A computed fold for a 698-nucleotide part of an RNA from Rhodopseudomonas palustris, annotated as large-subunit ribosomal RNA, domain II.
Model confidence (mean pLDDT): 81 of 100.

Context: one part of a larger RNA
RNA sequence: AUCAACGAGUUUAUUUUAGUGGCGAGCUUAAACAAAUAAAUGUGUAGGCUAAAAGAAAUUAAGUUUAAAAUUGCUGUUAAGUCUCUAAAAUAAGACCCGAAACUAGGUGAUCUAACCAUGAACAGGUUGAAUUUCAAGCGGUAACGCUUAUUGAAGGACCGAACUCGUGUAUGUGGAAAAAUACUGAGAUGAUUUGUGGUUAGGGGUGAAAGGCCAAUCAAACCUAGAGAUAGCUGGUUUUCUGCGAAAUCUAUUUAAGUAGAGCGUUUAAAUGACUUUAUUUUGAGGUAGAGCUCUCGAUAAAUAAUGGGGACAUAAAGUCUUACUGAAUUUACUGAAACUUCGAAUACAAAAUAAAAGAAUUUAAGCAGACAGACUAUGAGUGCUAAGAUUCAUAGUCAAAAGGGAAACAGCCCAGAUUAUUUGUUAAGGUCCUUAAAAGUAAUUAAGUGCAAAAUUUGUGGAAAAGUGUUGACAACCGAAAGGUAGGCUUGGAAGCAGCCAUCCUUUAAAGAAAGCGUAACAGCUCAUUGGUCUAAUAGUUUUUCUGCAUUGAAAAUGUAUAGGGACUCAAAUUACUUACCGAAACAAUAAAUUUAAGUAUAAAGUUAUAUAUUUAAAUGGUAGCAGAACGUUCUGUAAAUUUAAAAAGAUUUAUGGUAACAUAAAUUGGAGAAAUCAGAAGUGAUAAUGUUGAU
Numbered sequence: 001a002u003c004a005a006c007g008a009g010u011u012u013a014u015u016u017u018a019g020u021g022g023c024g025a026g027c028u029u030a031a032a033c034a035a036a037u038a039a040a041u042g043u044g045u046a047g048g049c050u051a052a053a054a055g056a057a058a059u060u061a062a063g064u065u066u067a068a069a070a071u072u073g074c075u076g077u078u079a080a081g082u083c084u085c086u087a088a089a090a091u092a093a094g095a096c097c098c099g100a101a102a103c104u105a106g107g108u109g110a111u112c113u114a115a116c117c118a119u120g121a122a123c124a125g126g127u128u129g130a131a132u133u134u135c136a137a138g139c140g141g142u143a144a145c146g147c148u149u150a151u152u153g154a155a156g157g158a159c160c161g162a163a164c165u166c167g168u169g170u171a172u173g174u175g176g177a178a179a180a181a182u183a184c185u186g187a188g189a190u191g192a193u194u195u196g197u198g199g200u201u202a203g204g205g206g207u208g209a210a211a212g213g214c215c216a217a218u219c220a221a222a223c224c225u226a227g228a229g230a231u232a233g234c235u236g237g238u239u240u241u242c243u244g245c246g247a248a249a250u251c252u253a254u255u256u257a258a259g260u261a262g263a264g265c266g267u268u269u270a271a272a273u274g275a276c277u278u279u280a281u282u283u284u285g286a287g288g289u290a291g292a293g294c295u296c297u298c299g300a301u302a303a304a305u306a307a308u309g310g311g312g313a314c315a316u317a318a319a320g321u322c323u324u325a326c327u328g329a330a331u332u333u334a335c336u337g338a339a340a341c342u343u344c345g346a347a348u349a350c351a352a353a354a355u356a357a358a359a360g361a362a363u364u365u366a367a368g369c370a371g372a373c374a375g376a377c378u379a380u381g382a383g384u385g386c387u388a389a390g391a392u393u394c395a396u397a398g399u400c401a402a403a404a405g406g407g408a409a410a411c412a413g414c415c416c417a418g419a420u421u422a423u424u425u426g427u428u429a430a431g432g433u434c435c436u437u438a439a440a441a442g443u444a445a446u447u448a449a450g451u452g453c454a455a456a457a458u459u460u461g462u463g464g465a466a467a468a469g470u471g472u473u474g475a476c477a478a479c480c481g482a483a484a485g486g487u488a489g490g491c492u493u494g495g496a497a498g499c500a501g502c503c504a505u506c507c508u509u510u511a512a513a514g515a516a517a518g519c520g521u522a523a524c525a526g527c528u529c530a531u532u533g534g535u536c537u538a539a540u541a542g543u544u545u546u547u548c549u550g551c552a553u554u555g556a557a558a559a560u561g562u563a564u565a566g567g568g569a570c571u572c573a574a575a576u577u578a579c580u581u582a583c584c585g586a587a588a589c590a591a592u593a594a595a596u597u598u599a600a601g602u603a604u605a606a607a608g609u610u611a612u613a614u615a616u617u618u619a620a621a622u623g624g625u626a627g628c629a630g631a632a633c634g635u636u637c638u639g640u641a642a643a644u645u646u647a648a649a650a651a652g653a654u655u656u657a658u659g660g661u662a663a664c665a666u667a668a669a670u671u672g673g674a675g676a677a678a679u680c681a682g683a684a685g686u687g688a689u690a691a692u693g694u695u696g697a698u
Base pairs, nucleotide, nucleotide: 001698002697003696004695005694006693011093012092013091014090015089016088017087018086019085021083022082023081026049027048028047032043033042034041053060054059063074064073096237097236099234103227104226105225106224107223108222114201115200116199117198118197119196120195121194122193123191125160126159127158128156134150136149137148138147139146140145164188165187166186169184170183171182172181203219205215206214207213240632241631242630243629244628245627250263251262252261253260254259265371266369267368268367269366270365271364272363273362276360277358278357279356280355281354282353283352284351285350291344292342293341297338298337299336301334302333303332304331305330309326310324311323312322313321314320375400376399377398378397379396380395381394382393383392384391405416406415407414420594421593422592423591425590426589427588431584432583433582434568435567436566440581441580442579443578444577445576446575452570457554459552461551462550463549464548465547466546467545468544469543470542478535479534480533481532482531484508485507486506489503490502491501514529517528518527519526595622596621597620598619599618600617601616602615603614604613605612633687635684636683637682638681639680644676645675652671653670654669655668656667657666658665659664
């Protein structure tokens, strides 16, 4: 991993509600006893509930209590209960099942290992050479004694290195040869050494040269058994079918935030109410948001006036007078900002009423049962944040959640649209119509960038609209000429002649030419420009500037591989803009057939006065998680049943066929070889693709 078997809301008691049946102002027995196969039955009236309550109680009583009295509190009028059984729920119990880490008690362990005790054992070989010894020699010293040389000696948690003990580094190994090893390489190796045997210390205890180490592959408190099915607001799992309805992820509270309770939202039953819900129109309301504004409040900007304060001058006993690149309360004028400003002020939304329309349900009360209280994104209005976030917190709406189908290449939350079932039927929605891929053509423009979903900015790319100049008295551009004189204007200056700088900026000749727009010289010179003539130039008309706007260019750099049309590919388009008419396209809508549910009818039947069953007509409905309600299928056993069936072949198995909306049922063939079991009831150890489920097999 596969297959098979096993595997989870049970039982008892009490209470509540609903239903069922009995009796009914009453209902009912418990224990026990009797008989009996058992259930049932009979006896049993102790007790319980109800019919009256109030008070602590005496007590009173439709009332009672507190009190001196009154109010108050509680209870009552309308009036049905009680017992059995069934179902559901709650509570107490292990209480749907599996799952802790832990806690407590009593025991078992020191054959592993830690320390200690007793008694034994082991350490090849080599090296070094301490103290010490000597009537030795020498030197010093009065001496004790010291030093040197020689001699003797054999010390050491000394050195090298086997056995032995340990385990430094690396590699292998890692379901290993091994639940800690192997190989090579290492450390100690006469010592705080190593080791055999026996013994001692025991679990909040031991032992520890101390690592929370070790105490039998187990240690921040061993192991075994018991309490024990500890507890788990946490995770996982919880077994057949169909039908009706169908949520929530919010508020409040919580030693509360993963839980729970009340409310809101779901469901079922009963009753009540007639009007209820939605939409549209109209009318009447309250309001202080958007916007706007500056009257108020708090701010911002500019100007004017200007108190006070500071500085200066004069003067001085003190006061004072004049003044100022200082300060700038306040007032005025102008212009402004505001969630916590408002003289103003919408649209929506909200409330009430009237009218109309549509669907057919709606609301309330009582009772039973819930689930849920982790929400997600999108759009809009806001707060926090960086007007960051697939961020976070609210409000309003939608979708998902709990919703399949079509579109968006793929894509819970976007767009279209809500799947009862069937059909080789039709029409559409969103979105599309060159091929992939179902379906398309036309008209008029734009784009050249493969633009065709990236910004500010940028562009003599190009289209459109408009305005103002100029132009057949010849423009714009280009080419050939002229561009002068007074004069080198005056001043300044070493120089200053159009062109360092200052002042002025006139006149003449002209077709035109600045006391000069730029380059240049030390200063001149020189070259352009403005301005002007001609050519072009007449088989001829544009050109300059500005504004708005469409499309396009650049801006444009990222990590596996094009990689921001899904791909191919596309350029009078298969791109973009505007318009027109077709077509495709969904589980939508329609058509045909069918099922079920609900509502309203009709008919029939039994039973007997209230509900049911069957058939049929019409209308509507039938996505669904948690969940509520309803109806069924199958399994085992019991009664029915000493009936029925079976060796003329039961159950079971394999295969096939048929029927049913489903769980399933029936039949046949083959096999099998002894039981099976309709119907209607009853009782449950009653249904497994899932629990890192358990056991077995492979």